[in-house]
Context: one part of a larger RNA
Order: sequence, then structure tokens, then C1' cells
RNA sequence: GGAUGAACGCUUGCGGCAGGCUUAACACAUGCAAGUCGAGGGGCAGCACGGUGUAGCAAUACACUGGUGGCGACCGGCGCACGGGUGCGUAACACGUAUGCAACCUACCCUUCACAGAGAGAUAGCCUUUCGAAAGGAAGAUUAAUAUCUCAUGGUUCCAUUGAAUCGCAUGAUUUGAUGGAUAAAGGAGCAAUCCGGUGAAGGAUGGGCAUGCGUCCCAUUAGAUAGUUGGCGAGGUAACGGCUCACCAAGUCGGCGAUGGGUAGGGGUCCUGAGAGGGUUAUCCCCCACACUGGUACUGAGACACGGACCAGACUCCUACGGGAGGCAGCAGUGAGGAAUAUUGGGCAAUGGACGAAAGUCUGACCCAGCCAUGCCGCGUGCAGGAUGACGGCCCUAUGGGUUGUAAACUGCUUUUCUAUUAGAAGAACACCAUUACGUGAUAAUGGACUGACGGUAUAAUAGGAAUAAGCAUCGGCUAACUCCGUGCCAGCAGCCGCGGUAAUACGGAGGAUGCGAGCGUUAUCC
Repeated sequence: GGAUGAACGCUUGCGGCAGGCUUAACACAUGCAAGUCGAGGGGCAGCACGGUGUAGCAAUACACUGGUGGCGACCGGCGCACGGGUGCGUAACACGUAUGCAACCUACCCUUCACAGAGAGAUAGCCUUUCGAAAGGAAGAUUAAUAUCUCAUGGUUCCAUUGAAUCGCAUGAUUUGAUGGAUAAAGGAGCAAUCCGGUGAAGGAUGGGCAUGCGUCCCAUUAGAUAGUUGGCGAGGUAACGGCUCACCAAGUCGGCGAUGGGUAGGGGUCCUGAGAGGGUUAUCCCCCACACUGGUACUGAGACACGGACCAGACUCCUACGGGAGGCAGCAGUGAGGAAUAUUGGGCAAUGGACGAAAGUCUGACCCAGCCAUGCCGCGUGCAGGAUGACGGCCCUAUGGGUUGUAAACUGCUUUUCUAUUAGAAGAACACCAUUACGUGAUAAUGGACUGACGGUAUAAUAGGAAUAAGCAUCGGCUAACUCCGUGCCAGCAGCCGCGGUAAUACGGAGGAUGCGAGCGUUAUCC
């Protein structure tokens, strides 16, 4: 000098863009953050409509009724493994890069082929009864399905036996036969056309899993480490290879090219600095990993050993009728604590994206916005021109005078960025939907119609007014741009280094003046 997720002191007019618990992975009140589908199902608690009945002249009131819209709870499907947070752990195939899988999986999506025949028994809900303070259960009766099960059919699937061809880096791989065995399915909407689904198989895409080469912090005042340890054979297990696990056999394996141990730490793209080499860094944004009160375990599922799922143990907090129960903000806000220090218990699903749905749509603290903070970067303003008797006042001096503040002010003219008031007022919106047309008949395209904006009456524009609303901070001995007076008297104090201060201090404190930067300026901390 540059830089910062900064903090502190003084000061503060505006806008745009960004950023905002670096500390206690400390504890958390409250609200919200993952639902959706009635076009899978039985149904009908609540709402609306219709119908029937009773009372009434009527309005109306009451009762009944799944008949219709729709729908709480329930069964079922899909999602909840994404998105969002944090950096505890981890020095490791965690990450980066480059390969391999002839050792693997992949829901939804795309392409192609084939298929969907016949039955059965339950169970939730509802109803009845019952236990408990509650959380939550128990028993009986009864019922449905795209829930579950059985039978059928079935092949380029799987398994066993067996044959051939081609190929390869080994185990082997691919293709094609034969025989035997095993395993499928679901319906729904619509008047219909048709559409949405279902099952099996092959291929693709996407996402993952595994293995390997190389790279990857400090300490040798850590030198030996290792018994599932290293290898083999067999078995089990897995989607899959493998001591991954187990039985048996052998005695190996790693290590000064740093094993083992200890400390520290998420890794990378990046970012900062530097001429570069390098050094430092990983906040925001993106990719990967790990974690979800602490430790462990599996279940479900295409996928988890699962942040807002389950079980067990532990610590902590809360409720209790003392028998027993409930909870997990490292989601968004917010609270306490810690700290030098870090924001609103805001608006909206209008856009983008996601889940579900045929769709309308619903949900979405992702996201889009607004609020707070000079935390940073960038931009703008606080006027411009003229104006000398160089006014008054201040300060200084060699003091009837001069210098300086200083064209500075007053005064005259001009402008209106900003500001105030009034008026107008966006883009971000095109889809989805409906209708028509076209054809290649669908994730299609075009045309038309109606609708949708949180931000926001915001941005912006116009008109009017009037210099009107707007300057500080640090420094002035040398390094280092900028000097005098007064006060103080080794005191009070300053200080980055050298050093100032003990009676003439350009170094302390004040004043005048000056210098630097400027809505900032200094100080501290850290990096180059």
C1' cells in the first nucleotide's frame, strides 16, 4: 500500500447493488416451514344445495334423507431420501483429477414389444361395549378398494441341466438352441370416441454404488505398528466385488519414499495479495462430503439406516389424578445465554422452481419481495457565476500600521440534481383455462377470448416553489503533506518507530491557521 462476514470512537443527506452469530453443534416460549389425490375405496362428522315430512295463512322453524356439490377422520397411491440448515466429526478414496466395473442398482420420464382370464379371505372406518387423569388403548359385530392373497396364462425374465458360434486383458463376455422348473397384472373418468393408469421384458436417459493411479496440514522431543491382522480354500451376506462376516489352513502385511501415534482441520471451484513464483483463505454463490439433543439399531421403501419417521439407552426440559406420559429450531422469524459483534415473531405464492392431481387447483419461511444496519462497493448531492472600501469579528506581528482567515461573507444574477407539494403512473404476464384452426394427432403449433401483480400508487414522468433540506473526521517533530500563539513545567500527558515534556514545547492541552480524505474519517484485529 491492498484486503476484510469485521468491531470500536466521532460524524451522517440520498439512491442502486450486495452482505449481515466468525463466539455456545449452548438451551429454547410461540407461530409457521410437506403435503396432495374423491377421476383408487368404504363412506358422511361439518358446510352448501335439493327432496320429503311436521307446525304455521305465509315468511320461516324443526326433523328425516349421501340424492348433488364437496369433504373432517379412515383405508389406499405418490411424495416426505428433494428443497432448506449447520461444519460437530473426518487427515479419509472424504475431496480434486483421471480411469475402470467382464462385480452393480435406478421410482418418476422416453422408446419398443407382449399382456391384463378367474376367484378368495380379511382389515381400518362406521356401530356397540369397555379401560385410562391424559397420552393412548382393548373386545365384539359388520364392510370396501388401484390394499392383501390364491389359481390360470406367459417370454428375449430368473434358476438348474446341456449344445454351438464369435470375441476378449484373466476370472470370462456376447449371441443362439434344447429340456425341466419358478414368478405377473387394477382398475378409474366419460353417453361415446377416447384418455389416465396396471403387469412382464428389452433399450435409453437421469441419479447413485464400488474399485484404482496421482495430489491432499503440523510434530521424529511420535520408530516400530498389526491376530480378522496379511493371504488362501469354502460358506454366508450384499444391488454388487471384497475379511464385509464366519469356519479351516498358512504366516504374513505396513514402515525414514515417515508406518503407528499425537495435534489441527470439512474438501474443491474460488477469494485476497503479489510483476511473477509463491503465501494466505474457503464468509456470500456453486459442486461434493458429514451431521440433525448424545450414542446405538433396524423397519418401510426404487432410494434412508431417514432434521420437522420408528425403537432402545443416556442427559436435560415439561405435564401428571404419582399409575404413567410428552419433547428435540445446526428450517424461517423470534427468546435467553455467550460475546467486541451480526437483522423482522413482516407480505405474497404475482414470477421461477418443487410435491400431488386428468385438470381446476392445493401446499411450498424454497423462492420472490419488503423492513433494520454507512457492513461493503458504486453513483449523486450539500450549489454556480459575479462580487475588494480586501467589511465586521477572530488569530498573529517588528503594533497610530501590517499580515491572515479571504471572493470567503454581505450583495447581485442564475440553476433546481436533490427536497417539499400536486398530478399521472409502469415493465416484470405469459402460461395454465375456454374456443377455433392446422397437421406430423401431442410434453404440438397458431389465432382469438376472458382472467391473474406480493412488491406498489413503488420505480418513473410532468408541473409548481425556493439556495432552499444536507460536512465531517484525522493529522500538522522526522519517517509524512501541513506552523504559530497561549496554558502546563519529567507534572498532566503523547507515542507505529526514533522519541517529546524538568519555564521561551512547531511532539502534551486549547486557539487561530494549514494539510489529507470526504458521507465518511480515524483506531484496533487478521492476511499478503